[in-house]
A computed fold for a 1475-nucleotide RNA from an uncultured prokaryote, annotated as small-subunit ribosomal RNA. Rfam family: Bacterial small subunit ribosomal RNA. Gene Ontology terms of the family: ribosome and structural constituent of ribosome. The coordinates come from a structure-prediction model, not an experiment, and the mean pLDDT is 84.
RNA sequence: AGAGUUUGAUCCUGGCUCAGAACGAACGCUGGCGGCAGGCUUAACACAUGCAAGUCGAACGAACUCUUCGGAGUUAGUGGCAGACGGGUGAGUAACGCGUGGGAACCUACCUUUAGGUACGGAACAACAGUUGGAAACGACUGCUAAUACCGUAUGCGCCCUAUGGGGGAAAGAUUUAUUGCCGAUAGAUCAGCUCGCGUUAGAUUAGCUAGUUGGUAAGGUAAAAGCUUACCAAGGCGAUGAUCUAUAGCUGGUCUGAGAGGAUGAUCAGCCACACUGGGACUGAGACACGGCCCAGACUCCUACGGGAGGCAGCAGUGGGGAAUAUUGGACAAUGGGGGCAACCCUGAUCCAGCAAUGCCGCGUGAGUGAUGAAGGCCUUCGGGUUGUAAAGCUCUUUUAUAAGGGAAGAUAAUGACGGUACCUAGUAAAGAAGUCCCGGCUAACUCCGUGCCAGCAGCCGCGGUAAUACGGAGGGGACUAGCGUUGUUCGGAAUUACUGGGCGUAAAGAGUACGUAGGCGGUCUAUCAAGUUGGGUGUGAAAUCCCGGGGCUUAACCUCGGAGCUGCCUUUGAUACUGUUGGUCUAGAGUUCGAGAGAGGUAAGUGGAAUUCCCAGUGUAGAGGUGAAAUUCGUAGAUAUUGGGAAGAACACCAGUGGCGAAGGCGGCCCCCUGGAUUGAUACUGACACUGAGGUGCGAAAGCGUGGGGAGCAAACAGGAUUAGAUACCCUGGUAGUCCACGCCGUAAACGAUGAAUGCUAGUUGUUGGGAGGUUUACCUUUCAGUGACGCAGCUAACGCAUUAAGCAUUCCGCCUGGGGAGUACGGUCGCAAGAUUAAAACUCAAAGGAAUUGACGGGGGCCCGCACAAGCGGUGGAGCAUGUGGUUUAAUUCGAAGCAACGCGAAGAACCUUACCAGCCCUUGACAUGGGUAGUUUAGAUCAGAUGGAACUCUUCAGUUCGGCUGGCUACCACACAGGUGCUGCAUGGCUGUCGUCAGCUCGUGUCGUGAGAUGUUGGGUUAAGUCCCGCAACGAGCGCAACCCCCACCCUUAGUUGCCAUCAUUUAGUUGGGCACUCUAGGGGAACUGCCGGUGACAAGCCGGAGGAAGGUGGGGAUGACGUCAAGUCCUCAUGGCCCUUACGGGUUGGGCUACACACGUGCUACAAUGGCGGAUACAGUGGGUCGCAACCUCGCGAGGGGAAGCUAAUCUCUAAAAGCCGUCUCAGUUCGGAUUGUUCUCUGCAACUCGAGAGCAUGAAGUCGGAAUCGCUAGUAAUCGUGGAUCAGCAUGCCGCGGUGAAUACGUUCCCGGGCCUUGUACACACCGCCCGUCACACCAUGGGAGUUGGUUUUACCCGAAGACGGUGAGCGAACCUUCGGGAGGCAGCCGGCCACGGUAAGGUCAGCGACUGGGGUGAAGUCGUAACAAGGUAGCCGUAGGGGAACCUGCGGCUGGAUCACCUCCUUU
Repeated sequence: AGAGUUUGAUCCUGGCUCAGAACGAACGCUGGCGGCAGGCUUAACACAUGCAAGUCGAACGAACUCUUCGGAGUUAGUGGCAGACGGGUGAGUAACGCGUGGGAACCUACCUUUAGGUACGGAACAACAGUUGGAAACGACUGCUAAUACCGUAUGCGCCCUAUGGGGGAAAGAUUUAUUGCCGAUAGAUCAGCUCGCGUUAGAUUAGCUAGUUGGUAAGGUAAAAGCUUACCAAGGCGAUGAUCUAUAGCUGGUCUGAGAGGAUGAUCAGCCACACUGGGACUGAGACACGGCCCAGACUCCUACGGGAGGCAGCAGUGGGGAAUAUUGGACAAUGGGGGCAACCCUGAUCCAGCAAUGCCGCGUGAGUGAUGAAGGCCUUCGGGUUGUAAAGCUCUUUUAUAAGGGAAGAUAAUGACGGUACCUAGUAAAGAAGUCCCGGCUAACUCCGUGCCAGCAGCCGCGGUAAUACGGAGGGGACUAGCGUUGUUCGGAAUUACUGGGCGUAAAGAGUACGUAGGCGGUCUAUCAAGUUGGGUGUGAAAUCCCGGGGCUUAACCUCGGAGCUGCCUUUGAUACUGUUGGUCUAGAGUUCGAGAGAGGUAAGUGGAAUUCCCAGUGUAGAGGUGAAAUUCGUAGAUAUUGGGAAGAACACCAGUGGCGAAGGCGGCCCCCUGGAUUGAUACUGACACUGAGGUGCGAAAGCGUGGGGAGCAAACAGGAUUAGAUACCCUGGUAGUCCACGCCGUAAACGAUGAAUGCUAGUUGUUGGGAGGUUUACCUUUCAGUGACGCAGCUAACGCAUUAAGCAUUCCGCCUGGGGAGUACGGUCGCAAGAUUAAAACUCAAAGGAAUUGACGGGGGCCCGCACAAGCGGUGGAGCAUGUGGUUUAAUUCGAAGCAACGCGAAGAACCUUACCAGCCCUUGACAUGGGUAGUUUAGAUCAGAUGGAACUCUUCAGUUCGGCUGGCUACCACACAGGUGCUGCAUGGCUGUCGUCAGCUCGUGUCGUGAGAUGUUGGGUUAAGUCCCGCAACGAGCGCAACCCCCACCCUUAGUUGCCAUCAUUUAGUUGGGCACUCUAGGGGAACUGCCGGUGACAAGCCGGAGGAAGGUGGGGAUGACGUCAAGUCCUCAUGGCCCUUACGGGUUGGGCUACACACGUGCUACAAUGGCGGAUACAGUGGGUCGCAACCUCGCGAGGGGAAGCUAAUCUCUAAAAGCCGUCUCAGUUCGGAUUGUUCUCUGCAACUCGAGAGCAUGAAGUCGGAAUCGCUAGUAAUCGUGGAUCAGCAUGCCGCGGUGAAUACGUUCCCGGGCCUUGUACACACCGCCCGUCACACCAUGGGAGUUGGUUUUACCCGAAGACGGUGAGCGAACCUUCGGGAGGCAGCCGGCCACGGUAAGGUCAGCGACUGGGGUGAAGUCGUAACAAGGUAGCCGUAGGGGAACCUGCGGCUGGAUCACCUCCUUU
């Protein structure tokens, strides 16, 4: 210090998650030792048992015990002091409770200081004794008694009160004689009490609270100020700087984290507060309203003889309970401290120690050295090896620690040691007793095998798992930490993700619709003053501990300890006065006033004008009119539409008109007038900071909507009808009501937008335009200056787009707003409203994204340019018929399998009767039909019959090679056992190879440079041109590669070489190039030439090129072929072949016979033959080329009507042969189901073959179906092409209408690119990127989850009114009682009980407020691999979308009105830039 995660990729915004540290922790696995520390965070739940506060005989009487009789001791009681400390807990408390710093009107036992006093009397009550009640607890009565208990008198330095005369008021003794007590007072110390400033959680969906309330007077009261209390008087007091209410919470020093600022927290230790079963109350006392005291009420528990009593662990242990979870019913007062006491001493669960648990921090150990046959074993393996691994074993050494033995502290200053025979020291034994946990896809250090197969499971985030998982489980190996490791929880950090330090708001979340203005905040120039802020110095305080620094002590460390610094704060004092501020004065630059001028759809109200629409009346006039993509509803012969004249009514104001004007915004448009607001400019004078912003508040605020009353021409939600459609609650059409208009009153919202708050200052320019002013001149311009309104553009800013003096730049002031998406601008509550609704405004739950800008693609029922038999122009077809063939479907034992839009369907298959053959049925084989390896044995194969294969039997014919002659070697055969063979079984979505397709389309990329934060761009775009990214020009690009073209083959012309089997002009010859001869020609097959826009003209930009022409066999790529860029389609093929994995192994392998692949209600594709006269039939008979041939082609002869048969020459082919070419020519038929057509069927044959039944081809005779040119639709073709005619070949025993070739005859048309299809380039939009076969919305149905409403119901809390009124203090009364003092002995003073009164806890009644739980039913919301209906949005998303509002509709939605551009496209206008 960062990292992962939104995307195809990028930058940004933004959330989620991780790595760190910490903990009073818990859980899982594991566990050797020691030191130090901490240990009920939950039920302030209930508690058995023991202990935790006593002590004093030097206050007192009494009793008892002991006695050496001297005395000593023990104790219940009276009395004193203590019990208000120490210890616990955090319920309550948002408070003067706490923290910090002050203040005055106070108290303070014990302690210290000072100066004094301590005299004289008296009356009781416990104990005790007696009687007596009660179960007990505990009493009652009578009698006796002491005191440092109680009371009176005296004195009173000082003290208190006072009317200044005076008045009040104390004590206690004890004892060995030295002290110690006691009393009032003084000063102090200490501890309390009171009070004030400042600080101290969240909520405004808590905005008003308060009657003793605020103040005064008087009285009372307190230790003390005070409404603290009471009476009277006044009406105050608190609150937006947050009162009141609600929720939560002990506060602090500190602790954790953090760079810090902060944030979180308040265990242990320390200070303060509060509490002590719950509530109330006082008593005693110096101090309490009292944890281990009292009284009362309540709940609970216990005892009980039922009459009544007892109790309070939030002290230490401990128990139950709760809980994820937290220890011993231990030792000691030895130390430190506390209480009492003169003291000895007693008490002390405070404290000091020990025990338990790895709860934490710190330290140590589990050994060290050496040791390679790199052992064995494990794991992996490419089978070679690698790794575990110097690790082990082995050898040598050490003993920290643990263990056992001996010694043995400090803590104690004279004694006293729980800890403890502890720490520590010494010698002994033996490597001896001592290692685990988590992780290994990325973040994040660490990888392989096996198992599993979207299962089981993992997961902090992203995500992994569907047969090759480094992500699950196991193993081996590795990494990290280590007596621990990991998980969970919580806090801070990272997070600048609440931003003071230190963020933002045009488009990501975010500027209020707009203005005025209150509080508040902030504020021009000069000067004086004060010194509040600010700042320098000083004093006080900021407890200790903690943190930090430097020392010291435990062997070290943790820990402990000393000193310092610090504690960032507060108070106070004394200086300073620049800035801010206070107060006084001054100025004019901000702001305003005055006067003049001009501009304007600024506002309100009244009047008025013309055009148009509609309606009414009348005229002319006749059959249609309207409306649409096309129609229909509708109007019209009762006279429409059209046209002319007249009239009525309402609404809106064409042209001018303009990124022109005005206004704060909404908004404002005929003309004229009244009233009126604001701004601008010019000028002088005046005021003198009066300014800016603005929480609350107030006004205004489009459209729609609401209320009342008018008005109603047109338009038009709703509604009706007609269309469209699968449907059409829409888009289109015909009608049409609210509404739109006016007046008055509401509503208060819009994409109320510049998505940009207001104000001020500063920071380059250029150029339009609106309204003014000034100057100059040539009167139309130039220069200049204010105020508006636009465009472009520099610096700067921005994530980018963009903004750019009208800022989104640089600064200042003030306000508003934001903090992931959804839920939701919703629910509840409040306010406003007649309503619609507006405003304010959450949570549960859910996701890991949602989003902005830009990039590259793809796509668009976006645009531009261009091309293609793409359309058009033509010719011929398909679709109709019959047949052939393939496919689907159906059938079947099987109808083997694959191919599926183009790019499957006469395709794999260049040829299924058997074979092929993979399928089905039957019968057989199991190392196998085939390969390699081992062993043994032997060296023979073929043919015919029984339905067949096969088996058995018998018969017939024939016997591998070499040789060292040995079954020796090879081959072959048989047998045996095992490795293995075998598989057309699965996966083409594991693959190679091959192929199809876009497409022979012109594209696809790279290096360097440049631009951009980046993805990327540029180059490759632009202007021309081309078949072409072909070439030229231009250009931040310059070059290059794969493609294009060319190089290759064939055809077309010529030359040359060579002439046999080819050819024959000349010379002979023949039936015949037959032969001699020749190689000129044709031809054959080798080599060359030729064509390049080369030449001319035009055009173009002086280019590339294009057009025309000449010459030429051929002219602009001459015509064909081969050649297929980067890539796309998980395209096709595991059944050509190869191959990973899986599966079968007496079978999914192998053999064999028969069947099937040839089935047949049907549908489709591709073809053949036709429907006829451009033809059929007959006759005569002319002209090709490519190819094939010895398991063959076969001339010729002969037989048969024929298919063909029987003979047979030649030919391994320019020699022989297939081989006859056919359309063509001549004649005939004359428009018909025919002399067309040939299917189908019967019958007789031929050929091939082992075999034509299922299931071949052909021939003859006979039969003679459909069909008369084919609906919607659709295919091919641009020249030697289409069409038409025949012909050859592969496969092949046989079988072609298919396929691949060959030649003959031989057209028509192309204006052109608007449209359909496909493609290329540029551009544009996008919510797509699996890329439009995309994405995506809502209802409905199902499941689950949380939540709102809800008749009510249950509980908590609180308020008001009233009732009741324990204990208690206070007041009154006190006729009952009545020790001290006084007394005249009667009584009095003082007092007690009792009674009364107000106050008051608990309780009760009634009415509310508020919070929470449950709740039939119900509303929406969220989530969920494959449900239903549509298709609303994203492209012009097929009606542009969205906002507000209103109505309607299954649903997305539709429609009306107004608004926005965050709309594509085309056109026009205006402006700017360049030339």